Context: one part of a larger RNA
RNA sequence: UUGGGCGUAAAGCGUCUGUAGGUGGCUUUUUAAGUCCGCCGUCAAAUCCCAGGGCUCAACCCUGGACAGGCGGUGGAAACUACCAAGCUGGAGAAUUAAUAGAUAGGAGGGGCAGUCCAAAAUAUCUUUUCCGGUGGAGCGGUGAAAUGCGUAGAGAUCGGAAAGAACACCAACGGCGAAAGCACUCUGCUGGGCCGACACUGACACUGAGAGACGAAAGCUAGGGGAGCGAAUGGGAUUAGAUACCCCAGUAGUCCUAGCCGUAAACGAUGGAUACUAGGCGCUGUGCGUAUCGACCCGUGCAGUGCUGUAGCUAACGCGUUAAGUAUCCCGCCUGGGGAGUACGUUCGCAAGAAUGAAACUC
Numbered sequence: 001u002u003g004g005g006c007g008u009a010a011a012g013c014g015u016c017u018g019u020a021g022g023u024g025g026c027u028u029u030u031u032a033a034g035u036c037c038g039c040c041g042u043c044a045a046a047u048c049c050c051a052g053g054g055c056u057c058a059a060c061c062c063u064g065g066a067c068a069g070g071c072g073g074u075g076g077a078a079a080c081u082a083c084c085a086a087g088c089u090g091g092a093g094a095a096u097u098a099a100u101a102g103a104u105a106g107g108a109g110g111g112g113c114a115g116u117c118c119a120a121a122a123u124a125u126c127u128u129u130u131c132c133g134g135u136g137g138a139g140c141g142g143u144g145a146a147a148u149g150c151g152u153a154g155a156g157a158u159c160g161g162a163a164a165g166a167a168c169a170c171c172a173a174c175g176g177c178g179a180a181a182g183c184a185c186u187c188u189g190c191u192g193g194g195c196c197g198a199c200a201c202u203g204a205c206a207c208u209g210a211g212a213g214a215c216g217a218a219a220g221c222u223a224g225g226g227g228a229g230c231g232a233a234u235g236g237g238a239u240u241a242g243a244u245a246c247c248c249c250a251g252u253a254g255u256c257c258u259a260g261c262c263g264u265a266a267a268c269g270a271u272g273g274a275u276a277c278u279a280g281g282c283g284c285u286g287u288g289c290g291u292a293u294c295g296a297c298c299c300g301u302g303c304a305g306u307g308c309u310g311u312a313g314c315u316a317a318c319g320c321g322u323u324a325a326g327u328a329u330c331c332c333g334c335c336u337g338g339g340g341a342g343u344a345c346g347u348u349c350g351c352a353a354g355a356a357u358g359a360a361a362c363u364c
Base pairs, nucleotide, nucleotide: 004335005334006333007318008317012332014215015214016213017212021208022207023206025088026087027086028085031082033081034080035077036076037075038074039073040072041071042070043069049065050064051063052062053061054060091205092202093201106195111191112190113189114188115187128164129163130162131161132160133159134158135157139150140149176183177182220261221260222259223258224257225256229255230254234250235249236248237247272331273330274329275328276327277326280309281308282307283306284305285304286303287302288301289300290299313320314319337364338363339362346357347356348355349354
């Protein structure tokens, strides 16, 4: 390489958009490149294989033939792939307008960005910390127990006032939205996507996607703000044989905002995307239809999503099971014993930290 694989054994890129490429619905026609059939030429001899013969046999030698094919030419076939032409609607897309009108309709959502507003008389926070003032007068705090620490320069407690920052209880869910990362106080503006209904219109416009591009938690970096609480580092107190820890008292970066960079995570469903098919049962969310009703429920049912259970089947087992890890097709990525090693070298990117790509010797 072929083959076999990728939930947990090695292996699905963190996620999406999309170029080249690969693959691609139904009907009719054309051509004959692929495909199939016939014939011709050629592919030196020897060798290999088969049959016969010659050395007394064999090895060896001689004669004849063939398999398996390749390339070229020529004559046909036209189902499939491809090409040409013309159509179709099932895949895919999908309006316009709202002042009015045509066949038509909407509703859900923590999706994104920006702004606003939050102890104040009522209705939810952390009421936390700091500062100012009053009352008051000896402890407070902390722990398994303590101590460091704070406090007569008046702490803690309590009452009144002021300021700042961060996060949004209950609702809340097995719930919703988003490609993923992720998204939740309230309200406003701008804006993306999906779903249902209707099916006008286009007529295969599709799927995947090497490179490429965009987004991408936390931590980290640069510049400027901000800094209440928490809190790497660090200091102190304990514990301990020691304690560079767990516990306690402090506490700097950071956490927050703005503008850039970084580009990684157990970025997980450890499960790439798309399409089709293959028992049911029980929920939930969105939206239709039928039935019912004064109306809402109830009951039946369609589509889209999200869960539980489970048949066939699959699996080494665990388990998966119409949201497949079942049955198939297409495209991409990746794996090939453990260690060395996600290391070295080189290259690209980055301010740096580092990231990406990525071996070998040796060893078991």
A computed fold for a 364-nucleotide part of an RNA from Echinacanthus longipes, annotated as small-subunit ribosomal RNA, central domain. Rfam family: Bacterial small subunit ribosomal RNA. Taxonomically the source falls in Echinacanthus (Eukaryota, Spermatophyta, eudicotyledons, Acanthaceae). The coordinates come from a structure-prediction model, not an experiment, and the mean pLDDT is 82.